[in-house]
Context: one part of a larger RNA
RNA sequence: GCCAAGGAGUUUACGAUAGUGGCAAGCAUUGUGCAUAGCGAAAGCGAAUCGCGCGCAACGCCGCAAGGCGCCAGGCGCGCCGUCUUCAUGGGCGGGAAGUCACUGUUGUAAGACCCGAAGCCAAAGCGAUCUAUACGCGAACAGGGUGAAGCCGUCCUUCCGGAUGGUCGAGGCCCGCAACCCGUAUUGGUCUAACCAUUGGGGUGAUUUGCGCAUAGGGAUGAUAGGUCAUUCGAGCUUGGCGAUAGCGGGUUCCCAUCGAAGUGAACCGCAGUUCAGCCUCACCCGAGGUUGGUAUCGUGUAGAGCCACCGAUUUGGUGGAGCGGGGGAGAAAUCCCUCACCACCUUGUCAAACUCCGAAGACGAUACCGCCGUAGACGGUGGGAGUUGGGGGCAUGAGUUAAGCGCGUGUCCCGAGGGGGGAACGACCCGUACUCACGUUAAGGUCCCAAAGUGUGGUCUAAGUGUAAACUCAAGAUGUUUUGAAUCUCAGACAGUGGGGAGGUAGGAACAGAAGCUGCCAUCCUUUAAACAACGCGUAACAGCGGACCCAUCAAGGUUUAAAGCAUCGCAAACUGUCGGGACUCAAGACCACCACCGAAACGUGGGCGCCGUUUCUGAAUAGGAACGGAUCGAGUAGAUGGGCGUACGGCUUGGGUAGAAGCGGGGGCGUGAGUUCCCGUGGACCGGGUUGUAACGAAGAUCUUGGU
Numbered sequence: 001g002c003c004a005a006g007g008a009g010u011u012u013a014c015g016a017u018a019g020u021g022g023c024a025a026g027c028a029u030u031g032u033g034c035a036u037a038g039c040g041a042a043a044g045c046g047a048a049u050c051g052c053g054c055g056c057a058a059c060g061c062c063g064c065a066a067g068g069c070g071c072c073a074g075g076c077g078c079g080c081c082g083u084c085u086u087c088a089u090g091g092g093c094g095g096g097a098a099g100u101c102a103c104u105g106u107u108g109u110a111a112g113a114c115c116c117g118a119a120g121c122c123a124a125a126g127c128g129a130u131c132u133a134u135a136c137g138c139g140a141a142c143a144g145g146g147u148g149a150a151g152c153c154g155u156c157c158u159u160c161c162g163g164a165u166g167g168u169c170g171a172g173g174c175c176c177g178c179a180a181c182c183c184g185u186a187u188u189g190g191u192c193u194a195a196c197c198a199u200u201g202g203g204g205u206g207a208u209u210u211g212c213g214c215a216u217a218g219g220g221a222u223g224a225u226a227g228g229u230c231a232u233u234c235g236a237g238c239u240u241g242g243c244g245a246u247a248g249c250g251g252g253u254u255c256c257c258a259u260c261g262a263a264g265u266g267a268a269c270c271g272c273a274g275u276u277c278a279g280c281c282u283c284a285c286c287c288g289a290g291g292u293u294g295g296u297a298u299c300g301u302g303u304a305g306a307g308c309c310a311c312c313g314a315u316u317u318g319g320u321g322g323a324g325c326g327g328g329g330g331a332g333a334a335a336u337c338c339c340u341c342a343c344c345a346c347c348u349u350g351u352c353a354a355a356c357u358c359c360g361a362a363g364a365c366g367a368u369a370c371c372g373c374c375g376u377a378g379a380c381g382g383u384g385g386g387a388g389u390u391g392g393g394g395g396c397a398u399g400a401g402u403u404a405a406g407c408g409c410g411u412g413u414c415c416c417g418a419g420g421g422g423g424g425a426a427c428g429a430c431c432c433g434u435a436c437u438c439a440c441g442u443u444a445a446g447g448u449c450c451c452a453a454a455g456u457g458u459g460g461u462c463u464a465a466g467u468g469u470a471a472a473c474u475c476a477a478g479a480u481g482u483u484u485u486g487a488a489u490c491u492c493a494g495a496c497a498g499u500g501g502g503g504a505g506g507u508a509g510g511a512a513c514a515g516a517a518g519c520u521g522c523c524a525u526c527c528u529u530u531a532a533a534c535a536a537c538g539c540g541u542a543a544c545a546g547c548g549g550a551c552c553c554a555u556c557a558a559g560g561u562u563u564a565a566a567g568c569a570u571c572g573c574a575a576a577c578u579g580u581c582g583g584g585a586c587u588c589a590a591g592a593c594c595a596c597c598a599c600c601g602a603a604a605c606g607u608g609g610g611c612g613c614c615g616u617u618u619c620u621g622a623a624u625a626g627g628a629a630c631g632g633a634u635c636g637a638g639u640a641g642a643u644g645g646g647c648g649u650a651c652g653g654c655u656u657g658g659g660u661a662g663a664a665g666c667g668g669g670g671g672c673g674u675g676a677g678u679u680c681c682c683g684u685g686g687a688c689c690g691g692g693u694u695g696u697a698a699c700g701a702a703g704a705u706c707u708u709g710g711u
């Protein structure tokens, strides 16, 4: 792991609520009880058995019908009454009679309270010092070698005291030591088997090691002290008990179908893994006519934007004028004067604002009206029972902040969560679209060369980069290829490119300079001959020379040059084993763009059959129970969860059956039912077992590192 068996919302009490039944101003008990009167702290006082209006259902009448009228239980409104407060107004509670008992379902509280799970606390009962710590009693053990203290003896020196020296001797928590023995430093060595092994290392006559006996016991011992050790257990041993400790935490929680279907938000909390209230879900009941998520119009708002000689605050340039003080400068003997900076006002010019606004959207929100939609098949609203949720996340649009994030915080909406199907290679939230079931067809997104359903489709253009074949997110300045569309300009009086020739003279312009001759620098840049030719655009020389260029002629013969924009490409352009468009592979494509026609493609849509649900009508009927018919374009996904209806197991009451001509159980097979399940046949088996109805429950397993057994 598998198999079998066991294995988790129970019981009682007291409340709440719904249903059913009995009786009813009473009900139920052995009895206390509850209800029939309230208000008040109390003294105490003490409710028109209903006055008026509106009005649903039901009922009655009229009407062919639509509908109208009457009467209106219940309901609603206005009054009125009791009592308390009170000077009073006003306000609180109560008043037009329904309860009570039993059973059943759900739920709350108290109890172990659905089951399992701590670490821990306590001692009121005990057991441990065969491990280990320390002490004590009786014992045992320590190869070999080295060193050589005191003491003693000899010799020498010395006045005493003493000193030196040579021997002898054998002290020591002395030395060496893989002897035994004890320990356990390092290899951060080895090792499945809970402290071991190998090598290395420390001690090895002592505070040494060790045998046996004996003593100390749990808030206690012992401790050369590490909170160490006290039987693989120690910051309080182990066993048993309190004990089913407690757990806001973790795991598990057993049959089926049907209807609806969430929340991860607000507030409070020693509150942040939780709980309570509200919000959102569900079920039942009450009421009886409006409700409103959408559209349009009108009104209100002061955001985005914009603007600022429209305020306010910040701020650039220039101008004109002003006035006292102030700073700097100037003139003067001084008084004083002049200039300037700063200041004030106005004009001009250039900019800004979340806490500025002369303005001002889109949208959003609020109000009103109309339309639409929903609603007497009962909406909106109200009351009551039961929850779950209070870790959320993603896309798009948008906001504040921000260096960014698969980052954090808002608003709106759609999704995932709780949503399966098709597409996107794979992929929770991107695209299509919401799955009761069966069959057939048609489409959506996306696709149609092969893998792989459907076009190697049609007409045209672009790309040469394998660019691309990747929905978007995905890319800059600049440079380049090619295609297209413009503009300017030159051009048969010959353009552009190529080729041939010319490219001169005054003059080596002037002056500087060693030199300066077109070409070092400065100044000037004229004239002549010409078809044209610069007082020179570049290379070159020390300076010249020389070589080109501009410019002109000839030859040739038709477009050339420059510039702008657009399409597709290239470079710019960088990431980690080989390597990626999903792959193969693809080039007038199987790439990109424009247009068109077919086809494929889902649980979507259509048609038909069936099931369920909801509603209406009708029959039976006490019935909300059963049957039938009709309607549903506007019913059928679903986690937590609420609600409804069923299947099965064990046992009891009543009733009705089967079985040795073969019960239960087991094995195999055929039917029925949406399903839990059920029924029939054959075999095996060899003695009990079902159906209906009603009741009771230790009633349903795949899970819990579940328990026991087997394998």
Stems, first nucleotide, its partner, number of pairs: 001711006011111013026034002038045002051078004059070004080095006114252004121242003125239003133216002136213006142206001144176003147172001151168007181203003186199002189197002218234001220230003255646006265278005279389002281386006290374003294371008305359001306357002313352002318347005326341006392416008421432003436610007446600003449584003455597001457596006468586002478571013498555005504528003509523002512520001534549001537548003611636002613632008647700001649697010665684008